RNA sequence: GGUUGCAACAUCCCCGUGGGUUGGGUAAUGGCUUGAUUCCAAGCCGGUACAGCGAGCCCACUGCAGCC
Repeated sequence: GGUUGCAACAUCCCCGUGGGUUGGGUAAUGGCUUGAUUCCAAGCCGGUACAGCGAGCCCACUGCAGCC
């Protein structure tokens, strides 16, 4: 230098850091349809915001150990 595996440190355990992406969650909102006596309700579609999303994948980096 290359490469493989791992996460010790953590206010039970799990969780190294940052970023990207897919798919979820929550919140309010726009459009369409239907029901309803009214306040309203249900279904479908779209974008926005938020977060320890205990989901996956990828990139770079930190640390530990091995291999070449």